[in-house]
Context: one part of a larger RNA
RNA sequence: UUGGGUUUAAAGGGUCCGUAGGCGGGAAAAUAAGUCAGUGGUGAAAUCCUGCAGCUCAACUGUAGAACUGCCAUUGAAACUGUUUUUCUUGAGUAUAGAUGAAGUGGGCGGAAUGUGUCAUGUAGCGGUGAAAUGCAUAGAUAUGACACAGAACACCGAUUGCGAAGGCAGCUCACUAAACUAUUACUGACGCUGAGGGACGAAAGCGUGGGGAGCGAACAGGAUUAGAUACCCUGGUAGUCCACGCCGUAAACGAUCAUCACUCGCUGUUGGCGAUACACAGUCAGCGGCCAAGCGAAAGCAUUAAGUGAUGCACCUGGGGAGUACGGUCGCAAGAUUGAAACUC
Numbered sequence: 001u002u003g004g005g006u007u008u009a010a011a012g013g014g015u016c017c018g019u020a021g022g023c024g025g026g027a028a029a030a031u032a033a034g035u036c037a038g039u040g041g042u043g044a045a046a047u048c049c050u051g052c053a054g055c056u057c058a059a060c061u062g063u064a065g066a067a068c069u070g071c072c073a074u075u076g077a078a079a080c081u082g083u084u085u086u087u088c089u090u091g092a093g094u095a096u097a098g099a100u101g102a103a104g105u106g107g108g109c110g111g112a113a114u115g116u117g118u119c120a121u122g123u124a125g126c127g128g129u130g131a132a133a134u135g136c137a138u139a140g141a142u143a144u145g146a147c148a149c150a151g152a153a154c155a156c157c158g159a160u161u162g163c164g165a166a167g168g169c170a171g172c173u174c175a176c177u178a179a180a181c182u183a184u185u186a187c188u189g190a191c192g193c194u195g196a197g198g199g200a201c202g203a204a205a206g207c208g209u210g211g212g213g214a215g216c217g218a219a220c221a222g223g224a225u226u227a228g229a230u231a232c233c234c235u236g237g238u239a240g241u242c243c244a245c246g247c248c249g250u251a252a253a254c255g256a257u258c259a260u261c262a263c264u265c266g267c268u269g270u271u272g273g274c275g276a277u278a279c280a281c282a283g284u285c286a287g288c289g290g291c292c293a294a295g296c297g298a299a300a301g302c303a304u305u306a307a308g309u310g311a312u313g314c315a316c317c318u319g320g321g322g323a324g325u326a327c328g329g330u331c332g333c334a335a336g337a338u339u340g341a342a343a344c345u346c
Base pairs, nucleotide, nucleotide: 004317005316006315007300008299012314014201015200016199017198021194022193023192025088026087027086028085029084030083031082033081034080035077036076037075038074039073040072041071042070049065050064051063052062053061054060091191092188093187094186095184096183097182098181100179103177104176105175106174107173108172109171110154114150115149116148117147118146119145120144121143125136126135162169163168206247207246208245209244210243211242215241216240220236221235222234223233258313259312260311261310262309263308266291267290268289269288270287271286272285273284274283295302296301319346320345321344328339329338330337331336
């Protein structure tokens, strides 16, 4: 390279937007760039292939032919692709009406719990464990009651529920912002899909500056356990966890399953709509689940939310270790991230 693959064997980029590029719905006409056919020219010789001949054969050589799959010119064809023009509505979008949700951002408010403080009642223990001890407590703890303050998280509802591109999102309420969905089929008329580079977003931890600090709690200290115990258990406890702004850019960022489109039995539950008087029965659209048929699969299993049958575009893989390391580049305050080998070895 041809080819084969990517749920779990190596392999889908964390996610979306989007540049170049690639690919692209129905009808009609024109054109002739791609495409196809004919003809002419050219395509040196040698080589290769075929026939015949010459060295005793062969290698080798001679001779004749074919071939040189190409290029140029010209004459045609017009199905497909391209280009141009006209047109269509089913793809895509818009409009109107409806209704949905823990979607986002900012503000306000609430109760339970926890901790602390003050006051009161009250007296000798409390706490903790497998058992203890460290710890707290007669300077009055624990417990109970009242009041005040603080920070963080929102029990029940709550669910194979819902929303979001992913990360993720949950007390109540207000303002602003975004979105998919359904119905009408009114409007535009292919405006679409994918997307190398690029941009934006991106849990937790971590970093910078300034706040905040109740509970929890890396590090650390002490008590236990143990042969030891730099742990598991206990008592404390700093960073952090929280807020604002700025960085970092990674995760088992998982459905370990890229995006879009079309097609391919059924049963059942559920969310939001539509139709209908009515959860009577059955229908329809968009989701979220369970089970199974064909088919697929090494199997486990997947099965209209495909891992089935096809199409387009992108990403990635090519034995294990060395190694996601070294070196160099880019980015970062740093931590590090990204790109990413080889020797050697089995």
Overview:
This is a predicted structure of a 346-nucleotide part of an RNA (small-subunit ribosomal RNA, central domain) from an uncultured prokaryote. The RNAcentral record of the full RNA draws on ENA. It matches the Rfam family "Bacterial small subunit ribosomal RNA". The prediction has a mean pLDDT of 86.